[in-house]
């Protein structure tokens, strides 16, 4: 200094243009147990790293910025 990846609830992750983001732990509630596990049933948590554009419509395409991490020099 150049290139390539990736950034989504607390945490992992699905979604590659279309109307309510998707799953798993986790958590909180109730049932169930003497009691804790467990199982079952319900909930809360996401400005989808920031800003701009591009379109009817962006988590998905572009660009600039941040941060992680690989390789090159």
């Nucleotide at each position: 200094g150049g290139a390539c990846u990736c950034a989504u609830g607390a945490u992992c992750u699905a979604g590659u243009g279309g109307u309510u983001a998707u799953g798993a732990u986790g958590c909180c509630c109730g049932c169930u147990u003497g009691a804790c596990g467990u199982g079952c049933g319900g909930g809360a948590u996401g400005u989808c790293g920031g800003g701009a554009g591009u379109u009817c419509g962006a988590c998905u395409c572009u660009c600039c910025c941040u941060g992680a991490g690989u390789c090159c020099a």
Notes: Transfer RNA from a Candidatus Hodarchaeota archaeon, 73 nucleotides, folded computationally. Rfam family: tRNA. From the family's description: Transfer RNA (tRNA) molecules are approximately 80 nucleotides in length. By type it is a transfer RNA.